[in-house]
RNA sequence: AAUAUCAUAACGGGAGAGACUACCUAUUAUUGUAGCGCCGAAGGAGCAAGUUCCCAGGAAACUCUCAGGCAAAAGGACCGUUAUUGUAAU
Numbered sequence: 001a002a003u004a005u006c007a008u009a010a011c012g013g014g015a016g017a018g019a020c021u022a023c024c025u026a027u028u029a030u031u032g033u034a035g036c037g038c039c040g041a042a043g044g045a046g047c048a049a050g051u052u053c054c055c056a057g058g059a060a061a062c063u064c065u066c067a068g069g070c071a072a073a074a075g076g077a078c079c080g081u082u083a084u085u086g087u088a089a090u
Base pairs, nucleotide, nucleotide: 001090003088004087005086007084008083009082010081011080012079013078018036020035021034022033023032037070038069039068043066044064045063046062051056
């Protein structure tokens, strides 16, 4: 000097699914309680093969739906750009 990568931060993009029903409040809306119906891309959990005498081990955008979500807002895996520290190699 410049490349790759982990982590962090900022900005931008970012899906799905009832503004459901009943009751209270109540002008309306929101909120609360109860009930049913759904979604998967915060988080969480589970599993294949390789390995192993056995125990075990083992990933996800797959599966489950505990949590979360189902107007808007917020959040949002992931992607892009920039910056900082470390690591690897030249």